[in-house]
Molecule: Glycine riboswitch aptamer
Organism: Symbiobacterium sp.
RNA sequence: AUGAUGUCGACGGGAGAGACCCUGAACCCAGGGCGCCGAAGGAGCAAGGCGGAAGCUGAAACUCUCAGGCAAAAGGUACUGUCGACGGACG
Numbered sequence: 001a002u003g004a005u006g007u008c009g010a011c012g013g014g015a016g017a018g019a020c021c022c023u024g025a026a027c028c029c030a031g032g033g034c035g036c037c038g039a040a041g042g043a044g045c046a047a048g049g050c051g052g053a054a055g056c057u058g059a060a061a062c063u064c065u066c067a068g069g070c071a072a073a074a075g076g077u078a079c080u081g082u083c084g085a086c087g088g089a090c091g
Stems, first nucleotide, its partner, number of pairs: 006086008018034001020033005035070003041066001042064003048057003
């Protein structure tokens, strides 16, 4: 001096699914019921690897739907763009 994987932060993009029924004074909202969504989080395992075997390990945007969510608005979201910081693989 180049600055990879990765981590954090700021700004931005960012989907899905009932304006369902009943009750509570109408909307919002809340409770219950039924129906749904999957992209906070959580859980599960295929190939493969190890092993004589039993087994162990083993990813996700896949699966489950515990949690969360399902008019608009607001908010949140995995992921992603730019910038900055940390870090220091490779050369």